């Protein structure tokens, strides 16, 4: 470089940050949404894995 084991610690959950979490998963994997076409082109939803708050972006209704 590559394999293996063991110890320590982590890290992911489709668009930002920050925190929580008695949620699932991963050890180089786990993750990388949907409908359309044979491909190209093209549409559509949503910033959570849940929960809080904060930006961004869509509706609305006051003022």
């Nucleotide at each position: 470089c590559c394999g293996u084991u063991u110890u320590c610690u982590g890290g992911a959950g489709a668009u930002g940050a920050c925190a929580u979490u008695c949620c699932u998963c991963c050890c180089a994997a786990a993750c990388c949404g949907c409908c359309c076409u044979g491909a190209c082109c093209g549409g559509c939803u949503a910033a959570u894995g849940a929960u809080g708050u904060c930006u961004a972006c869509g509706c609305a209704a006051u003022c």